[in-house]
RNAcentral holds the sequence, with entries from MGnify. This is a predicted structure of a 73-nucleotide RNA (transfer RNA) from a soil metagenome. Its Rfam family is "tRNA". Rfam describes the family as follows. Transfer RNA (tRNA) molecules are approximately 80 nucleotides in length. It is annotated as a transfer RNA.

RNA sequence: GCCGCAGUAGCUCAGCUGGUAGAGCACGUCAUUCGUAAUGACGGGGUCGCCGGUUCAAGUCCGGCCUGCGGCU
Numbered sequence: 001g002c003c004g005c006a007g008u009a010g011c012u013c014a015g016c017u018g019g020u021a022g023a024g025c026a027c028g029u030c031a032u033u034c035g036u037a038a039u040g041a042c043g044g045g046g047u048c049g050c051c052g053g054u055u056c057a058a059g060u061c062c063g064g065c066c067u068g069c070g071g072c073u
Stems, first nucleotide, its partner, number of pairs: 001072007010025004019056001027043005049065005
């Protein structure tokens, strides 16, 4: 330099054929317990890597860029 994959919550990851963004763990409150842990209920937390484009509508489609991983030379 070229090619491919990945980038979404604090972490690990879903998200179909474009239609108001979710799970588990973690965190907070409450219940339970003599207390802790475990368990259960409820709750908070997101400019979906960045900049543009298409569209009535973009995490999703298109272009460029950045970062990480792998391959080729």
The coordinates come from a structure-prediction model, not an experiment, and the mean pLDDT is 82.